Background
A computed fold for a 74-nucleotide RNA from a Thermoplasmatota archaeon, annotated as transfer RNA. Its mean pLDDT, the model's own confidence on a scale to 100, is 82. Rfam family: tRNA. Gene Ontology term of the family: triplet codon-amino acid adaptor activity.

RNA sequence: GCCACCGUAGCUCAGUUGGCUGGAGCGGCCGCCUCGUAAGCGGCAGGUCGAGGGUUCGAAUCCCUCCGGUGGCU
Numbered sequence: 001g002c003c004a005c006c007g008u009a010g011c012u013c014a015g016u017u018g019g020c021u022g023g024a025g026c027g028g029c030c031g032c033c034u035c036g037u038a039a040g041c042g043g044c045a046g047g048u049c050g051a052g053g054g055u056u057c058g059a060a061u062c063c064c065u066c067c068g069g070u071g072g073c074u
Base pairs, nucleotide, nucleotide: 001073002072003071004070005069006068007067010026011025012024013023019057028044029043030042031041032040050066051065052064053063054062
């Protein structure tokens, strides 16, 4: 330098034939339970879906550019 894949909650990841309110587990906070702690149960908060632009009535999802990461080739 070229090619491919990945980037979604604090962490690990689903969701990618465009439209349901953007989700799960772990973690955090609150409550219940307990003499108390842990475990268990219930609830709550937490997101510019890497950035910018485009297409569209409508974009996490399609297109372009850029940024970061991983792998391959030279």